[in-house]
RNA sequence: CAGGCUGUAGUGUACCGGUUGCACGCUACCUUGGGGUGGUAGAAGUACCGGGUUCAAUUCCCGGCAGCCUGA
Numbered sequence: 001c002a003g004g005c006u007g008u009a010g011u012g013u014a015c016c017g018g019u020u021g022c023a024c025g026c027u028a029c030c031u032u033g034g035g036g037u038g039g040u041a042g043a044a045g046u047a048c049c050g051g052g053u054u055c056a057a058u059u060c061c062c063g064g065c066a067g068c069c070u071g072a
Base pairs, nucleotide, nucleotide: 001071002070003069004068005067006066007065010024011023012022013021018055026042027041028040029039030038048064049063050062051061052060
């Protein structure tokens, strides 16, 4: 320098036009003599940034940024 892939709660990941889900973690309560395990409830997301298309965009298109891979 060129091509490709990825970017979504604190972490990992699903969904891929119509209210962003799950697991772990976190908080409170129950359980215990106490802790762990287990159970119940809850908080936490401008979906990397900007623009376009659309009645509607995390999703499609364009540009940028970051990371990873390949080639030179």